[in-house]
Transfer RNA from Kapaibacterium thiocyanatum (SeqCode), 77 nucleotides, folded computationally.
The coordinates come from a structure-prediction model, not an experiment, and the mean pLDDT is 80.
Rfam family: tRNA.
RNA sequence: GGUCCCGUAGUUCAGCUGGAUAGAACGUCAGCCUCCGAAGCUGAAAGUCAGCAGUUCGAAUCUGCUCGGGACUACGA
Numbered sequence: 001g002g003u004c005c006c007g008u009a010g011u012u013c014a015g016c017u018g019g020a021u022a023g024a025a026c027g028u029c030a031g032c033c034u035c036c037g038a039a040g041c042u043g044a045a046a047g048u049c050a051g052c053a054g055u056u057c058g059a060a061u062c063u064g065c066u067c068g069g070g071a072c073u074a075c076g077a
Base pairs, nucleotide, nucleotide: 001073002072003071004070005069006068007067010026011025012024013023019057028044029043030042031041032040050066051065052064053063054062
């Protein structure tokens, strides 16, 4: 240099060919329970879906470029 994969809550990930309010688990916070905790139960907060642009009535999802991470491969020293 070339080809390909990944980037979604604090963390680990799902979201299958575009479709209506973006989800789960763990964690965090609050309440219940308890003498106090843990466990359990209930609830809540937390997301520019890496960024920009484009296509579309509609984009996390498709296209282009950029950024970051990774795999394979080529050339050179």